The prediction has a mean pLDDT of 80. Transfer RNA from a Clostridia bacterium, 73 nucleotides, folded computationally. It matches the Rfam family "tRNA". It is annotated as a transfer RNA. It was read from a public genome assembly.
[in-house]
RNA sequence: GCUGCCGUAGCUCAGUAGGUAGAGCGCAUCCUUGGUAAGGAUGAGGUCAUGGGUUCAACUCCCAUCGGGAGCU
Numbered sequence: 001g002c003u004g005c006c007g008u009a010g011c012u013c014a015g016u017a018g019g020u021a022g023a024g025c026g027c028a029u030c031c032u033u034g035g036u037a038a039g040g041a042u043g044a045g046g047u048c049a050u051g052g053g054u055u056c057a058a059c060u061c062c063c064a065u066c067g068g069g070a071g072c073u
Base pairs, nucleotide, nucleotide: 001072002071003070005068006067007066010025011024012023013022019056027043028042029041030040031039049065050064051063052062053061
C1' cells in the first nucleotide's frame, strides 16, 4: 500500500431482507433472613465509533474518516 472483518448499556454480546433497541453478568431500591450469601420483584443506564448522503423513516443501505485485530504484498 491492497483486501475483507469488527465498532450497539459499565463488561460480554444479540438485533439485517429499513418501521423508532434487547439479553446475560454487573449496578440501585425493595421483599425474604437475626445478619450476610443465595433467591425473587422492580428500576436506572445507550447521541447504535464520527461526519455526510439516500429515504416519509436508517443500528440496518451508500460514501468518507477514526479506532481494533486479520490476510496479502